c-di-GMP-I riboswitch aptamer from a Pseudomonadales bacterium, 81 nucleotides, folded computationally. The model forms 95% of the base pairs in the Rfam consensus. The sequence was found by an Rfam model in a public genome assembly.
[in-house]
RNA sequence: ACCUGAUAACACCACACCCGCAGCGAUACGGGGCCGGAAAGCCACUGGUCUGUCGUCACGACAGAUGGCAGGACUGCUUCU
Numbered sequence: 001a002c003c004u005g006a007u008a009a010c011a012c013c014a015c016a017c018c019c020g021c022a023g024c025g026a027u028a029c030g031g032g033g034c035c036g037g038a039a040a041g042c043c044a045c046u047g048g049u050c051u052g053u054c055g056u057c058a059c060g061a062c063a064g065a066u067g068g069c070a071g072g073a074c075u076g077c078u079u080c081u
Base pairs, nucleotide, nucleotide: 012037013036017032018031019030020029022027035068041074043072045071046070047069048066049065050064051063052062053061054060055059
């Protein structure tokens, strides 16, 4: 320096749900909350799923959402092996 992730340490994030607010909507943001997370940091590149519009026999196209759906890119802490 790199890989790994049992056991720790110092930390971090925050599912569902509730309130507020924005949006046609999926959902995002803020507060509360704390199921869980070893990247649950970050990025819509690929796939999946979801929303809206158009077209449509099937099925597609476009725009958007989702990073806590999977893969992948970039970055980070650390006792020990």
It matches the Rfam family "c-di-GMP-I riboswitch aptamer". From the family's description: GEMM was predicted in a large-scale screen for bacterial structured RNA regulatory elements. Gene Ontology term of the family: cyclic-di-GMP binding.